This is a predicted structure of a 393-nucleotide RNA (Bacterial RNase P class A).
Rfam family: Bacterial RNase P class A. Its family is annotated with tRNA processing, ribonuclease P activity and dimeric ribonuclease P complex in the Gene Ontology. By type it is a ribozyme.
The sequence was found by an Rfam model in a public genome assembly.
RNA sequence: UAUGGUGGUCGGAUAGCUGCGCUAAGAAAACUUAGUGAGGAAAGUCCGAGCGUUAUGGAAACGAGGUACCGGAUAACGUCCGGCUAGAGAAAUCUAAGGGAAAGUGCCACAGAAAGUUACCGCCAAGCAUUGCUUGGUAAGGUUGAAAAGGCGAGGUAAGAGCUCACCGCAAAGAUAGCAAUAUCCUUUGGCAAGGUAAACCCUACCUGACGCAAGACCAAAUUAGGAGAGCAGCAAAGCUGUUAAAAGGAGCGUUUCCACUCUACUCCAGAGGUAGGUCGCUUGAACCAAAUGGUGACAUUUGGUCUAGAUGAAUAGCUAUCGCUUGGAAUCUUUACUGCAAAGUAAAGCAAAUGACAAGAACAGAACUCGGCUUACAGACCACCUGCAAAA
Numbered sequence: 001u002a003u004g005g006u007g008g009u010c011g012g013a014u015a016g017c018u019g020c021g022c023u024a025a026g027a028a029a030a031c032u033u034a035g036u037g038a039g040g041a042a043a044g045u046c047c048g049a050g051c052g053u054u055a056u057g058g059a060a061a062c063g064a065g066g067u068a069c070c071g072g073a074u075a076a077c078g079u080c081c082g083g084c085u086a087g088a089g090a091a092a093u094c095u096a097a098g099g100g101a102a103a104g105u106g107c108c109a110c111a112g113a114a115a116g117u118u119a120c121c122g123c124c125a126a127g128c129a130u131u132g133c134u135u136g137g138u139a140a141g142g143u144u145g146a147a148a149a150g151g152c153g154a155g156g157u158a159a160g161a162g163c164u165c166a167c168c169g170c171a172a173a174g175a176u177a178g179c180a181a182u183a184u185c186c187u188u189u190g191g192c193a194a195g196g197u198a199a200a201c202c203c204u205a206c207c208u209g210a211c212g213c214a215a216g217a218c219c220a221a222a223u224u225a226g227g228a229g230a231g232c233a234g235c236a237a238a239g240c241u242g243u244u245a246a247a248a249g250g251a252g253c254g255u256u257u258c259c260a261c262u263c264u265a266c267u268c269c270a271g272a273g274g275u276a277g278g279u280c281g282c283u284u285g286a287a288c289c290a291a292a293u294g295g296u297g298a299c300a301u302u303u304g305g306u307c308u309a310g311a312u313g314a315a316u317a318g319c320u321a322u323c324g325c326u327u328g329g330a331a332u333c334u335u336u337a338c339u340g341c342a343a344a345g346u347a348a349a350g351c352a353a354a355u356g357a358c359a360a361g362a363a364c365a366g367a368a369c370u371c372g373g374c375u376u377a378c379a380g381a382c383c384a385c386c387u388g389c390a391a392a393a
Stems, first nucleotide, its partner, number of pairs: 004386007012323007020037007039364001043375002046373005051212004056260007064208005069083005084098001085096004099203002104201002106197003120142002122138007150168002153165003169192001170190005175184003216280004226269004230244006249264004287306008325361004331355002333350007
């Protein structure tokens, strides 16, 4: 130091004129003055919450969705931080949908003899009708495949096989370190549980009401002519009049059962008005900035400071000038050669360095209740740190 990697910043600024929204003050009002006005993702709507309305509490059974190594942070999360394990990479680093295959079920195409106990070739033994065949043994060697029932060496065997042994591997237990996941050139025992796959069904542990600002609250405006039935009261009765949680019925958790409790303009039928208006919700918030302290870090605490859109068919814009950024670039300049006493001139070049008239360009993309994340898009410019080929010293 090429390449590579991790984290972060900007992605225009200032002034004037004109125009638009909100807030505050003044003014009868028009209007005036002051302040302020779209992002790092405002996008996606994938998670979590604040907030709003609603729900009924106990017991039991079933279901739906989510998470999944360990320890922390956070209001919470499927997010973030730090570790462990596995894999990729030369490394810095990156990725993980990281519990369970010894509860069960399913799948592993094709090839191959066979995909979990199989025998095609081969090896050995015996026999025979002898260049081959039959029977028995074998799973060490070979074929196929992503994967074929631990590896290597020795012994043993008819030939072989953890069949036996040493070493390695594997499993269990212990010891040591660590909060833990886990690790180990450690100790002991064991011929050894026996493929892969759960982003297949499933099992285990833990968590979870529902719907959402088009939530919701208030104001204004408008609206009953009725029919049938039930309970209670009054009138001597038929019947009429008045009245309506007392009865029956109904409703109340994702589903069901049991118990308890609560609610219901009496129930049913038919019909009428409104839901194109206005105000609130609506922006002071788990907020932002700086410093100190603690922590490896995410972050926490304390002190001080700041107030930064609130529209409602939808404002936040247009013009001019200057500066800045990027690209190109006349010329100056520089270098070389020639002429010349010198100043300077002529020609060529643009390697390197500096100034630079002028021209062009500027990414992704627009708030709509708010916040914490994740994911995606992004022309160009820059900062810090890490790894590190080649060359030179």